Description:
Model confidence (mean pLDDT): 80 of 100. A computed fold for a 476-nucleotide part of an RNA from Pinus lambertiana, annotated as small-subunit ribosomal RNA, 3' major domain.

Context: one part of a larger RNA
RNA sequence: UGACAGGGGCCCACACAAGCAGUGGAGCAUGUGGUUCAAUUUGAUGCAAAGCAAAGAAUCUUACCAGGCCUUGACAUGCUGUGAAUCCUCCCGAAAGAGAGGAGUGCCUUUGGUAACGUGGACAUAGGUGGUGCAUGGCUGUCGUCAACUCGUGCUAUAGGGUGCUGGGUUAAGUCCCGCAAUGAGCACAACCCUCAUGUUUAGUUUCCAACAUUGAGUUUGGAACCCCGAACAGACUGUCGAUGAUAAGCUGGAGGAAGGUGAGGAUGACAUCAAGUCAUCAGACCCCUUAUGCCCUGGGCGACACACAUGCUACAAUGAUCGGGACAAAUGUCCAUGACCCCGCGAGUGCAAGCUAACCUCAAAAACCUGGCCUCAGUUCAGAUUGCAGGCUGCAACUCGCUUGCAUGAAUGCGGAAUCGCUAGUAAUCACCGGUCAACCAUACGGCUGUGAAUCCAUUCCUGGGCCUUGUACA
Numbered sequence: 001u002g003a004c005a006g007g008g009g010c011c012c013a014c015a016c017a018a019g020c021a022g023u024g025g026a027g028c029a030u031g032u033g034g035u036u037c038a039a040u041u042u043g044a045u046g047c048a049a050a051g052c053a054a055a056g057a058a059u060c061u062u063a064c065c066a067g068g069c070c071u072u073g074a075c076a077u078g079c080u081g082u083g084a085a086u087c088c089u090c091c092c093g094a095a096a097g098a099g100a101g102g103a104g105u106g107c108c109u110u111u112g113g114u115a116a117c118g119u120g121g122a123c124a125u126a127g128g129u130g131g132u133g134c135a136u137g138g139c140u141g142u143c144g145u146c147a148a149c150u151c152g153u154g155c156u157a158u159a160g161g162g163u164g165c166u167g168g169g170u171u172a173a174g175u176c177c178c179g180c181a182a183u184g185a186g187c188a189c190a191a192c193c194c195u196c197a198u199g200u201u202u203a204g205u206u207u208c209c210a211a212c213a214u215u216g217a218g219u220u221u222g223g224a225a226c227c228c229c230g231a232a233c234a235g236a237c238u239g240u241c242g243a244u245g246a247u248a249a250g251c252u253g254g255a256g257g258a259a260g261g262u263g264a265g266g267a268u269g270a271c272a273u274c275a276a277g278u279c280a281u282c283a284g285a286c287c288c289c290u291u292a293u294g295c296c297c298u299g300g301g302c303g304a305c306a307c308a309c310a311u312g313c314u315a316c317a318a319u320g321a322u323c324g325g326g327a328c329a330a331a332u333g334u335c336c337a338u339g340a341c342c343c344c345g346c347g348a349g350u351g352c353a354a355g356c357u358a359a360c361c362u363c364a365a366a367a368a369c370c371u372g373g374c375c376u377c378a379g380u381u382c383a384g385a386u387u388g389c390a391g392g393c394u395g396c397a398a399c400u401c402g403c404u405u406g407c408a409u410g411a412a413u414g415c416g417g418a419a420u421c422g423c424u425a426g427u428a429a430u431c432a433c434c435g436g437u438c439a440a441c442c443a444u445a446c447g448g449c450u451g452u453g454a455a456u457c458c459a460u461u462c463c464u465g466g467g468c469c470u471u472g473u474a475c476a
Stems, first nucleotide, its partner, number of pairs: 001476002003473003007470007015460001019423002022420002026314008034305002042053002064300005070294001073125001077124002079121005086103005092097001107113002127289002130287003136283002138278003141274001149186005154163003167178003193266004198234005204228001207224005212218001237260001240254003244250001303442001316416001320375001322373005333362001338355001342351001344349001387408007429452002433448003
């Protein structure tokens, strides 16, 4: 000087407390361990692995296994021989691959040449999701959006170091003020960026309003006040008033205001730490394989199942289930796409097919909610697992192993032990909608979006994590 302490002081955080809703019990979905297997490819393992890499494993993907093939190779560059390219037929085969026959002879030019492509040969070399993340780069997690981490000059000290950064206040903050052997500076903080919340100006179609028309179709006409959509500005700065404070920084109450003290959310992550993670994104060092640890194909596997763990979904009902009627969104996607109306079908879906390169057409029905009927506390008109039959869709192909519809079947579960997680406001909870990946889909996941919309915060004693000062130490 650090690190540590079941030492002390000050302070902070959904850290506790106060609340709300959960997990842990049931069924199912997904991931992991274990076991099994020819293979169940690999990585990730307290927080910081486990709905993670994977924004989508039937084939492909695919790295694994079995079997069948290839050996200058699926891919790149260089040399050389041959055939232009290309197309068709036969044959062995699961395909890959191997074999046989035929058609065809381009372009420039003049008996030669050449580009592209195919094929044969020899070698330089290709190739490797093979190993080492403890040889590395790059990227990422974590402490933590915590308020820290350092430097120049000076002063001080035997060296290591110290001071500055400590002290008095204050802040979300090493934020700011005052004092001080310090005075300045850098990286973080804050601000600058994006979205949301208000207004003004400007623009006015595909949006909006009025008239008019119910037309095949808001088609027609007029307008831009409103709504809305873009663009540019304004606005919030403790600016102003009172109390308080040290005449400071600030703090507290009020006015005005759409918004008030960081307005809300996002992006943004200092010096370091964990030999943290990744050699399977990529790059690259060394080692290893080279008729195989490379390459191609068919089939299987990644989907197994006594069990254990993690994350979720659905429930256990009456604040409900079910059957009628009625209402209100935001954001998004679409041309190898999205698909209205109409017909058929109980339905999934299908037939025909309009419109739309989209503020125009379309996905599209919002659902919780309101209202009326019925059920009356039961394993039930709760719950929906499992299974049977009959269908539909995607796709060469749904057996291993897809989704979905109808009918039938109707399991466990009556609110969950010890323990444990999230959340402070348009938040939790709850309700539906959309998107990416994608032929289809194992999505209950992930990422967005609106609707309805709470309770509680006395306090910092305690638990956990962190910051500053200080005391001690047989640790470095």
Overview: Rfam family: Bacterial small subunit ribosomal RNA. Gene Ontology terms of the family: structural constituent of ribosome and ribosome. Taxonomically the source falls in Pinus subgen. Strobus (Eukaryota, Spermatophyta, Acrogymnospermae, Conifers I).